Small-subunit ribosomal RNA from an uncultured bacterium, 1489 nucleotides, folded computationally. The prediction has a mean pLDDT of 84. The RNAcentral record of the sequence draws on ENA.

[in-house]
RNA sequence: UAGAGUUUGAUCCUGGCUCAGAUUGAACGCUGGCGGCAGGCUUAACACAUGCAAGUCGAGCGGUAACAUUUCUAGCUUGCUAGAAGAUGACGAGCGGCGGACGGGUGAGUAAUACUUAGGAAUCUACCUAGUAGUGGGGGAUAGCUCGGGGAAACUCGAAUUAAUACCGCAUACGACCUACGGGAGAAAGGGGGCAACUUGUUGCUCUCGCUAUUAGAUGAGCCUAAGUCGGAUUAGCUAGAUGGUGGGGUAAAGGCCUACCAUGGCGACGAUCUGUAGCUGGUCUGAGAGGAUGAUCAGCCACACCGGAACUGAGACACGGUCCGGACUCCUACGGGAGGCAGCAGUGGGGAAUAUUGGACAAUGGGGGCAACCCUGAUCCAGCCAUGCCGCGUGUGUGAAGAAGGCCUUUUGGUUGUAAAGCACUUUAAGCAGUGAAGAAGACUCUAGGGUUAAUACCCCUAGACGAUGACAUUAGCUGCAGAAUAAGCACCGGCUAACUCUGUGCCAGCAGCCGCGGUAAUACAGAGGGUGCAAGCGUUAAUCGGAAUUACUGGGCGUAAAGCGAGCGUAGGUGGCUUGAUAAGUCAGAUGUGAAAGCCCCGGGCUUAACCUGGGAACGGCAUCUGAUACUGUUGAGCUAGAGUAGGUGAGAGGAAGGUAGAAUUCCAGGUGUAGCGGUGAAAUGCAUAGAUAUGUCACAGAACACCGAUUGCGAAGGCAGCUUACUAUGGUCUUAUUGACGCUGAGGCACGAAAGCGUGGGGAUCAAACAGGAUUAGAUACCCUGGUAGUCCACGCCCUAAACGAUGAACACUCGCUGUUGGCGAUACACAGUCAGCGGCUAAGCGAAAGCGUUAAGUGUUCCACCUGGGGGAGUACGCCCGCAAGGGUGAAACUCAAAGGAAUUGACGGGGGCCCGCACAAGCGGAGGAGCAUGUGGUUUAAUUCGAUGAUACGCGAGGAACCUUACCCGGGCUUGAAAGUUAGUGAAGCUUCCAGAGAUGGGAGCGUCCGCAAGGACACGAAACUAGGUGCUGCAUGGCUGUCGUCAGCUCGUGCCGUGAGGUGUUGGGUUAAGUCCCGCAACGAGCGCAACCCCUAUGUCUAGUUGCCAGCACGUAACGGUGGGGACUCUAGACAGACUGCCUGUGCAAACAGAGGGGAAGGCGGGGACGACGUCAAGUCAUCAUGGCCCUUACGUCCGGGGCUACACACGUGCUACAAUGGACGGUACAGAGGGCAGCUAUACAGCAAUGUAAUGCCAAUCUCAAAAAGCCGUUCACAGUUCGGAUCGGGGUCUGCAACUCGACCCCGUGAAGUUGGAUUCGCUAGUAAUCGCAUAUCAGCAAUGAUGCGGUGAAUACGUUCCCGGGCCUUGUACACACCGCCCGUCAAGCCAUGGAAGCUGGGGGUACCUAAAGUACGUAGCCGCAAGGAGCGUCCUAGGGUAAAACCGGUAACUGGGGCUAAGUCGUAACAAGGUAACC
Repeated sequence: UAGAGUUUGAUCCUGGCUCAGAUUGAACGCUGGCGGCAGGCUUAACACAUGCAAGUCGAGCGGUAACAUUUCUAGCUUGCUAGAAGAUGACGAGCGGCGGACGGGUGAGUAAUACUUAGGAAUCUACCUAGUAGUGGGGGAUAGCUCGGGGAAACUCGAAUUAAUACCGCAUACGACCUACGGGAGAAAGGGGGCAACUUGUUGCUCUCGCUAUUAGAUGAGCCUAAGUCGGAUUAGCUAGAUGGUGGGGUAAAGGCCUACCAUGGCGACGAUCUGUAGCUGGUCUGAGAGGAUGAUCAGCCACACCGGAACUGAGACACGGUCCGGACUCCUACGGGAGGCAGCAGUGGGGAAUAUUGGACAAUGGGGGCAACCCUGAUCCAGCCAUGCCGCGUGUGUGAAGAAGGCCUUUUGGUUGUAAAGCACUUUAAGCAGUGAAGAAGACUCUAGGGUUAAUACCCCUAGACGAUGACAUUAGCUGCAGAAUAAGCACCGGCUAACUCUGUGCCAGCAGCCGCGGUAAUACAGAGGGUGCAAGCGUUAAUCGGAAUUACUGGGCGUAAAGCGAGCGUAGGUGGCUUGAUAAGUCAGAUGUGAAAGCCCCGGGCUUAACCUGGGAACGGCAUCUGAUACUGUUGAGCUAGAGUAGGUGAGAGGAAGGUAGAAUUCCAGGUGUAGCGGUGAAAUGCAUAGAUAUGUCACAGAACACCGAUUGCGAAGGCAGCUUACUAUGGUCUUAUUGACGCUGAGGCACGAAAGCGUGGGGAUCAAACAGGAUUAGAUACCCUGGUAGUCCACGCCCUAAACGAUGAACACUCGCUGUUGGCGAUACACAGUCAGCGGCUAAGCGAAAGCGUUAAGUGUUCCACCUGGGGGAGUACGCCCGCAAGGGUGAAACUCAAAGGAAUUGACGGGGGCCCGCACAAGCGGAGGAGCAUGUGGUUUAAUUCGAUGAUACGCGAGGAACCUUACCCGGGCUUGAAAGUUAGUGAAGCUUCCAGAGAUGGGAGCGUCCGCAAGGACACGAAACUAGGUGCUGCAUGGCUGUCGUCAGCUCGUGCCGUGAGGUGUUGGGUUAAGUCCCGCAACGAGCGCAACCCCUAUGUCUAGUUGCCAGCACGUAACGGUGGGGACUCUAGACAGACUGCCUGUGCAAACAGAGGGGAAGGCGGGGACGACGUCAAGUCAUCAUGGCCCUUACGUCCGGGGCUACACACGUGCUACAAUGGACGGUACAGAGGGCAGCUAUACAGCAAUGUAAUGCCAAUCUCAAAAAGCCGUUCACAGUUCGGAUCGGGGUCUGCAACUCGACCCCGUGAAGUUGGAUUCGCUAGUAAUCGCAUAUCAGCAAUGAUGCGGUGAAUACGUUCCCGGGCCUUGUACACACCGCCCGUCAAGCCAUGGAAGCUGGGGGUACCUAAAGUACGUAGCCGCAAGGAGCGUCCUAGGGUAAAACCGGUAACUGGGGCUAAGUCGUAACAAGGUAACC
């Protein structure tokens, strides 16, 4: 020392991306009251107009251009002009001195001539301080001024004259310097004040400022050494003054600093050289720290001053506001020449996202000059601008509920804004106005006093006192007064991370977004609003740094499977190393000293009202150096030891290596024999071989390659790898025992040798197999899988290649840490068995480790050493470029741009598999009957139409919603109407309601006429009407906003929970296992024990019986009656009806079994193992279906998407499909006769019976609100007759004609009847459906809906009444267990590559173009040094000339790094493009290297 989001259906881990924090010389957006303190070109070291930034000294000098004073002169208006005088104050220009080397700016260059820290010796230092000794005497010039000349200017030339603290000698020389120790050489300047003297311009004295020499100090500077100081090895070798020596030169000083000669060194893997980048430090930011990043402001050092070079002067420079030269640029010019350098302060242009005033003052601090006054000072102090930052203050305070109005939301009631406002009562900071008003000021000057100096009360110096002065800031700070809440709040955010939620708009659009991600009609994520949260004169965004990130891990990580152990060994450097003892003191430890600048950070104080800020003291500065001490450990060194490691000896095992020899089986080929028509091959075939004799079968011979059995979880080897037998050679390791050496060990960067297969080269060999290739198949295709052939190759020798999933995906060595078991080779002891021990090879397991799975003395445990090293999200990519290796193929090393928010490991639950096991189902099989062909009915699609209303669409839509479309229904279309409405509620008003009827119209509707005058005592009520206001209405949309209901998996046997246990966790266990069942049904076992929803049972119907009851049902017996009939009396026996009970439970027996249970044509029973049916449908799946049954959120329409009416449509028709009916006939059709049900319906109804009609039906009439009457005839069946296999006496479609019925109305568009007509069809392709018993098949009956009916449909009812099931291999569906998985929208999944399109970055590339550095040669300015006959000078010397070096320029050839480029290569990204289907399941040929 804080974490969070994001990979998954969920989990743990690995791992990246992102966020919350702090910070900034910041910028941008919105906003902006005050003050204090700080800060302010990070970019173009780009170019600069203008002003200022370094002068001063007359007490160094000659002097007098300007100003002033004074004096004089002239003119005259008496105060003005002109002139004169250096006399005075002063002073331009000039000579001279000091200072312009400081101060100020900038960071280009520089990776070490720099910086930091600590040391060092061979140096200089103006002014300053202290000391010593001097300051004597001469000389010649020169500027200025004057005169003359040149020039546009800058400037310059000549002549004459002049001064000095300018210059040069001479003298002197305590120190100091040189020396051959004799000596030699070397200085100076005067000025000012005062006094005195006189030869009036000199001298003396004195004070003071200077000057000269020298010593010491202080300060500053130069030089040297060590250590530290960024990245790149895709930069590995660099170096010729280079490394050292000697002589010489040079410097202030050591030194190759320079030169001559000599030697050949020096640096480098501890990273030289090259290259990129960069001023360094104190510090600053961040961080818990260690670290990381940074080097604005302040401070120290360095470097630079337009670019490059050079020296001069000087104490100090190679000089920002100096000089010379070259270059670029700008300006002036009379074209001949000249001038300039803001990286000083302001300021301008430019660049840029971006950074201020052409301000005031020397009042303070400091600097330069001066004796001083003073002058100068863009250093500095102040002011101005800027929210750029830090800090402080304010924008009011109290009270105030009618919880105002308004806004927003709302379930319409309220909530919220909100004590907020208003109102009432107060206050006045800051801003405003007015007044007052500090500190920053003290020196210096002048005067006085005292002291020093002196001869001196002068001068000068010191001390004290006094006087009057000196302020840019400044309208200062502060204080006081006045008035009034008056003048002062915004910004961002509100899906999660992350504090803060609603409405409206929008509708994958517009937009948002830091990451995950929002937006496709109910968006807390966009935009607006209300509300809220956070911060606040600021708030957000962007950029950048550190943090979080233990995500480069020293503190503090890893490497079997996530990224990561070199393929393996030998071995160099390096690292590391056993036991005992002595020495040493390098590391280590302790103490002391020096240093570590100041500022800053920290602590304690102080000053501004506080704070920021300023300031005093302390601590700290983790470091370095020196000295002294300690000696355990490490190091170094000496002497020993034997446990590590070797060597010698014995022994035994082995597919260890390499070389030679050799055997047999098999294969192919060859020869010849036998023999005949096929062989071969496959899923099936074909190509191929074969009558020219194959295959097959004997025999002989050849060739090459590989070695069955033994053989194994075996053995050997470093790894790769090694297998018939045998011979000699050779190597490692094991074991035993003694002897011997004495740490000789371990690891190992580079390096060296080894290294499967394939491949390459040369030469052999070539039987088999077999890339390429050819043919045949398969297929949509098949450049494959399969088949027939077949060449390299496979084999040998020699030489290369150097890679593999070279794997135990596990580097080497040593030590330690429970055990069990198998096996190989030794030893030991032994008759064997076998106990022990050493070294291997395996299995299981403890502790421990691990994300888990797993590992576990053969570690992935616990430790030590070393290496690789090795890695740093996924892709791009093991690619590109460069280099090295290779004959080539290729190998080694090895990036970036760009792109994604993941990629990945292990395990979990599901789902899936052309994985496995077990089991079930009319799932298949075995059967029976159908569909698919025909005609018709009906539904759907499609088409058509004004409309053909809408919905349902694999299974799970399609005789479905619809259990009745002529009108209505009706939702659709056309036309005609209405608008508070067709229906409903409330309020008030009027009127009974209503009935009859006329006219117009298609009707709705409109206009009339007549009759009627309700109930109630009243209040009022029922009904109707027109008008009005609230409101209605919608089969309009969304079933992907919903409720409810339903289908399906599936009547499948499953789905879960509590507690416990296991696991880090998701989860598991239970529910798995062994049996059994229709069943998670039951039993047994078991870290589980129980429980719930399902199963079963409880409910209904049915099959048997008992009891009770007996009408409308029944009738045996008794009686009556009839032609006949329960018709009647009567009866309850029977049937039946409908209530209650009984019965069935593997209860009994036998067998099997632990049990559960199963079996038996067992017994009994009406029924037997669930007796048969029905209702009943777990958790859930399909965003399954339905907004058109109903309900309902939201949206939409409101003289219409509402409503009324007429007509039409839903009934269309080339066609396609589903479901059915009727058939195709003789097991049949037709005719006649005759028998037996059950369950239902009936008053706007069913109707007996009679009559009429061929019939549908009609007329009359009766019974029945039903066990009473009726529909009602059941049909197949049975008994007869006929038909004889034909498009028929089958079949009935279609059409014509005539009728009946329902109904306002049968045209579109009803059903039925009669007569006539008499189509297709002769049993139905691929394929497909139902059914396991009272079932299929077949036969009829009834009902709902309904006026009628398109019903062949649906729902029920009974009659007749089969066949078959060996069995679970296969198809389909399902259940359980297990396995694999890259799937989880879950295989209708996922996913790969080419091609096509767009965009992006990038490699190659003829060529074009640019850059920096080096090399060689040519040329060469200024300048130092050196040299030098003519010229100048008396001389010293100078000019000139020459030589060396050299900035720059030019030429040449290379290398390196960029930019660009026709064309070209691959890569990445992009909702719906093309072709295939490579991978994930055995992925359909296992995958991969």